[in-house]
Context: one part of a larger RNA
Molecule: large-subunit ribosomal RNA, domain II
Organism: Emiliania huxleyi
RNA sequence: GCGCGGCCCGGGGCCCGGCUGACGGAACGGGCCCCUCCGACCCGUCUAGAAACACGGACCAAGGAGUCUGACACGUGUGCGAGUACCCGGGUGGCAAGCCCGCGUGCGGAAUGAAAGUGAAGGGCAUGCCCUGCCAACCGACCUUGACCUGCUGUGAGGGGUUUGAGUGGAGCACACCUGUCGGGACCCGAAAGAUGGUGAACUAUGCCUGGGUAGGGUGAAGCCAGAGGAAACUCUGGUGGAGGCUCGUAGCGAUACUGACGUGCAAAUCGUUCGUCGAAUCUGGGUAUAGGGGCGAAAGACUAAUCGAACCAUCUAGUAGCUGGUUCCCUCCGAAGUUUCCCUCAGGAUAGCUUGAACGCAACGGUUUUGUCAGGUAAAGCGAAUGAUUAGAGGCCUGUGGGCUGAAACAGCUUGCACCUAUUCUCAAACUUUAAAUGGGCAAGAGGCCCGGGAUGCUUGAGUGAUCCCGGGCGGCGAACGGCGCGUUCAAAGUGGGCCAUUUUUGGUAAGCAGAACUGGCGAUGCGGGAUGAACCGAACGCCGCGCUAAGGUACCCAAGUGUCCGCUCAUCAGAUACCACAAAAGGCGUUGGUACCUCCAGACAGCAGGACGGUGGCCAUGGAAGUCGGAACCCGCUAAGGAGUGUGUAACAACUCACCUGCCGAAGGUACUAGCCCUGAAAAUGGAUGGCGCUCAAGCGGACCACCGAUGCGCGGCCGCCGGCGCGAGCGCGAGGCGCCGGCGAGUAGGAGGGCGCGGGGCUCGCGGCGCAGCCUUGGGCGCGAGCCUGGGUGAAGCGGGCCCCGGUGCAGAUCUUGGU
Numbered sequence: 001g002c003g004c005g006g007c008c009c010g011g012g013g014c015c016c017g018g019c020u021g022a023c024g025g026a027a028c029g030g031g032c033c034c035c036u037c038c039g040a041c042c043c044g045u046c047u048a049g050a051a052a053c054a055c056g057g058a059c060c061a062a063g064g065a066g067u068c069u070g071a072c073a074c075g076u077g078u079g080c081g082a083g084u085a086c087c088c089g090g091g092u093g094g095c096a097a098g099c100c101c102g103c104g105u106g107c108g109g110a111a112u113g114a115a116a117g118u119g120a121a122g123g124g125c126a127u128g129c130c131c132u133g134c135c136a137a138c139c140g141a142c143c144u145u146g147a148c149c150u151g152c153u154g155u156g157a158g159g160g161g162u163u164u165g166a167g168u169g170g171a172g173c174a175c176a177c178c179u180g181u182c183g184g185g186a187c188c189c190g191a192a193a194g195a196u197g198g199u200g201a202a203c204u205a206u207g208c209c210u211g212g213g214u215a216g217g218g219u220g221a222a223g224c225c226a227g228a229g230g231a232a233a234c235u236c237u238g239g240u241g242g243a244g245g246c247u248c249g250u251a252g253c254g255a256u257a258c259u260g261a262c263g264u265g266c267a268a269a270u271c272g273u274u275c276g277u278c279g280a281a282u283c284u285g286g287g288u289a290u291a292g293g294g295g296c297g298a299a300a301g302a303c304u305a306a307u308c309g310a311a312c313c314a315u316c317u318a319g320u321a322g323c324u325g326g327u328u329c330c331c332u333c334c335g336a337a338g339u340u341u342c343c344c345u346c347a348g349g350a351u352a353g354c355u356u357g358a359a360c361g362c363a364a365c366g367g368u369u370u371u372g373u374c375a376g377g378u379a380a381a382g383c384g385a386a387u388g389a390u391u392a393g394a395g396g397c398c399u400g401u402g403g404g405c406u407g408a409a410a411c412a413g414c415u416u417g418c419a420c421c422u423a424u425u426c427u428c429a430a431a432c433u434u435u436a437a438a439u440g441g442g443c444a445a446g447a448g449g450c451c452c453g454g455g456a457u458g459c460u461u462g463a464g465u466g467a468u469c470c471c472g473g474g475c476g477g478c479g480a481a482c483g484g485c486g487c488g489u490u491c492a493a494a495g496u497g498g499g500c501c502a503u504u505u506u507u508g509g510u511a512a513g514c515a516g517a518a519c520u521g522g523c524g525a526u527g528c529g530g531g532a533u534g535a536a537c538c539g540a541a542c543g544c545c546g547c548g549c550u551a552a553g554g555u556a557c558c559c560a561a562g563u564g565u566c567c568g569c570u571c572a573u574c575a576g577a578u579a580c581c582a583c584a585a586a587a588g589g590c591g592u593u594g595g596u597a598c599c600u601c602c603a604g605a606c607a608g609c610a611g612g613a614c615g616g617u618g619g620c621c622a623u624g625g626a627a628g629u630c631g632g633a634a635c636c637c638g639c640u641a642a643g644g645a646g647u648g649u650g651u652a653a654c655a656a657c658u659c660a661c662c663u664g665c666c667g668a669a670g671g672u673a674c675u676a677g678c679c680c681u682g683a684a685a686a687u688g689g690a691u692g693g694c695g696c697u698c699a700a701g702c703g704g705a706c707c708a709c710c711g712a713u714g715c716g717c718g719g720c721c722g723c724c725g726g727c728g729c730g731a732g733c734g735c736g737a738g739g740c741g742c743c744g745g746c747g748a749g750u751a752g753g754a755g756g757g758c759g760c761g762g763g764g765c766u767c768g769c770g771g772c773g774c775a776g777c778c779u780u781g782g783g784c785g786c787g788a789g790c791c792u793g794g795g796u797g798a799a800g801c802g803g804g805c806c807c808c809g810g811u812g813c814a815g816a817u818c819u820u821g822g823u
Stems, first nucleotide, its partner, number of pairs: 042057004058823006066327001068184006075177006083107004088102004111118002123135002137168002139165003142161004149154001187326002190323001194316006205290009216248003219244001223240007252277003257273002260271002292308001294304002329757006339352001341350003353496002355493008365483002368481002370445005380435001381433002387429003392424001394422003399419008449475009459466001499523004504518005528539003543720007553710003557693002562707001564706006576696001587681003591678010608665005614638003620632002644659001648657002721747009758812001760809010776796004781792004
């Protein structure tokens, strides 16, 4: 150097397998928008009760609240165990945080007693252990007795006791974790206060020192002058004079009214006009003094730096708050209380109860009925039973007393009232009762039982009588029904300790959506169907679905189902229409429909029409008059078919008319009182209005009967999910029981408890991903999980990130007039 072979890298072609783009399409798929129908009030919070005309909340991001520590209690786990643990010291060739050894110390291993002191090993019933109960023994304390010794004060063996102990006959110590309690800032935010030390009189208050400022008028004090009078003192008149916390008023200082302007102002106190004062207790500059329970104050609790019924700043201090507000991911299982007792307790605690969790034990158990038995004094009843209250007569001796009559008088007679007695009568009782329920309550309905024999006893009996217990033997069909998701014990702990409503019972109150109790059920804590609406009423309680059947309530239409069938009622110029419930009464109605009682009636009622309605008599009294009819008393007789000594009208008084009453015509029911159905009256209010609306009248109203149908998260059946329980399997190489299979029951939930999970930051171990693209962010792509969330495609992005097993937390936000920033 060439050739061949192997390996690596790169390129091309062919074959096989896998994946994939663009484009197009589908639905039992996803997203967005519009319309219609149905349901549907705003969250959080305190509350018995909130959509509230109760409070917080414009929106977004980030931050934001049960923590750590000491001690203790219960529970669980691990190690060792009469011990255990660590500090410290020593050792191993070297000063080993860790390994080995040892001292010491803590707790435990002995208690009891105020203390001196004294000081625990026998067992029985039952029994695998444990628990519970009972008996006995032992130790200490206490009470009692007391031998020996003795120096007369002690020692105190031994015995006894229905006294007592946190005692004895072996279980602890250490570490870790959960829950809870107490101390700590103690879940977070929040006072009004209190204390200590300082800073302030540049504002303002007051004093002092030293400076400065304050038109023009009015009024006209004292003093003085002149004149006049006077003996004088002095007086008068006229001037002059210029006093004054005097006056009008400017500057200045102040600030009365407009309750003016302004009122995100010029201004955290200003502007305008008006007003007060203006020679002084005046106004003002500068200096100086007084300081916080202190100052200063012509006093208003005013002022003391925009703060004053005690300044401001810092600190104690994260002060305390039984009060207000807030308190952050998911699912599953269970699930309350507002009552008891105590508290300087009443807005709070402790205590018990209710509830949860954990563990252990055992075959029973029960908010029911039945049977047996026991206690009771409420309802009712009773009052010719007790107690107490209470109406009415009747009879009546005795007894008491008042009146009257007879009587001289009499506890003489008669009469009468009251009390009283007797037999009756009426009406009552939370604190009356003979009687006496219903409901409710206790116990029992077997094996630890029953029967027989024997024994013990200090109990019991007159008594070997009885009771109790023990031993032996026998019986033994578990001795009413029904239910059945078992029952019991112990330990630890949360929340609660404002309740409210309904039927019934009940107290106060005139009553109340009032206040206080009892039983039960409910709401609170609870949805669902119905009551139009609605915490509590009626029905009925709930995993996610499908089909069917019902409940309450409904079935003209709104609106699912009957304009269903049958009978009756009701007409409302304010009809009525479904419990709780959203009002109506007394009293009325020749509205209408039933009923009850009595009366009249074919010997002819009632109503209608017609006739009669007389005589004594103008009855008597009274009156001016009164003849049926102003008034009073009385209210007869005759004739009659019948006719009042008169029912109204009428007259001054008469008259006249009419009625009662009788008769004719007519020909069958009529009258009165009461009762209760519907309807009507009674029945007036303020925005326009409510059987839910519309509307409805042999009903779509009211009462009754029947049939059918609608109707819920109830009931039945089926599928699926979860929880709990039971039974079975538990295997041929490995892993795998925290698994697999079958069956049954159950599923609401606030405060709250428990279990199992998801997510965030950091650390250890381990396994991975990443420039062929990490995290983050975007997305109407796909998937998994009940969920918290997780995986994945695509885009963006450009450097880190994740899974599993453990450990450590400054670990999850919608709210706190939360904090900061942004919009």